Lysine riboswitch aptamer from bacterium 1XD42-8, 177 nucleotides, folded computationally. Rfam family: Lysine riboswitch aptamer. On this family, see Grundy et al., Proc Natl Acad Sci U S A 2003: "The L box regulon: Lysine sensing by leader RNAs of bacterial lysine biosynthesis genes". RNAcentral holds the sequence, with entries from Rfam.
[in-house]
RNA sequence: CAAACCGGUAGAGGUGCGUUUUUCAUCAGUAGUCCGGAAAUAGACUGCCAAGGUCGUUAAAAAUCGGAUCAAAGGGGAAUACGCCGAAGAAGGCUGUCUGGCAAACACCUUCUGGGCAUACAUCAAAAAGGUGUAUGACUGUCAUCAUGGUAAGUAUGAUGGAGAGCUCUGGAGGCA
Numbered sequence: 001c002a003a004a005c006c007g008g009u010a011g012a013g014g015u016g017c018g019u020u021u022u023u024c025a026u027c028a029g030u031a032g033u034c035c036g037g038a039a040a041u042a043g044a045c046u047g048c049c050a051a052g053g054u055c056g057u058u059a060a061a062a063a064u065c066g067g068a069u070c071a072a073a074g075g076g077g078a079a080u081a082c083g084c085c086g087a088a089g090a091a092g093g094c095u096g097u098c099u100g101g102c103a104a105a106c107a108c109c110u111u112c113u114g115g116g117c118a119u120a121c122a123u124c125a126a127a128a129a130g131g132u133g134u135a136u137g138a139c140u141g142u143c144a145u146c147a148u149g150g151u152a153a154g155u156a157u158g159a160u161g162g163a164g165a166g167c168u169c170u171g172g173a174g175g176c177a
Base pairs, nucleotide, nucleotide: 001175006172008170010168011167014085016084017083018082019081021079022078023077024076032069033068034067035066036065037064043055044054045053047102048101049100088113089112090111091110092109093108095107096106097105114140115139117137118136119135120134121133122132123131124130142162143161144160145159146158147157148156
């Protein structure tokens, strides 16, 4: 001391990401519970199946109608606190934990996505809220290339393109002189 390579610290993107707590609306006059009615027939209860158990079986548990009473969870808005910038999310897996067996949940592995927004479709959801995925669109941050302007060197504007295993700062090892 330039580039490349190895690994470390600290940072930037902004309607930035995730979690906790409080509160508000929604969920919903719904589920459930109680009372009553009609009909005429054996089932009903659990995420699914099996096993077992409980309530019922012509005097109705369930379903249905009417009346009374009446929630919660998840998701969402606001505020607070915390952790952060593959933050996080999604898909997949003869994987692990759990189970009688699946599913779900959590962990691990692989792959994809720079970020938010809008629109369309699909899906989750009680939902016209919101989430997720795909596609399109401009916007935005970053780097590279080209062009213009301009400076001591830079900074700027525009166009095109790439991806976060990126980018910027800083220093270490190694290498060269």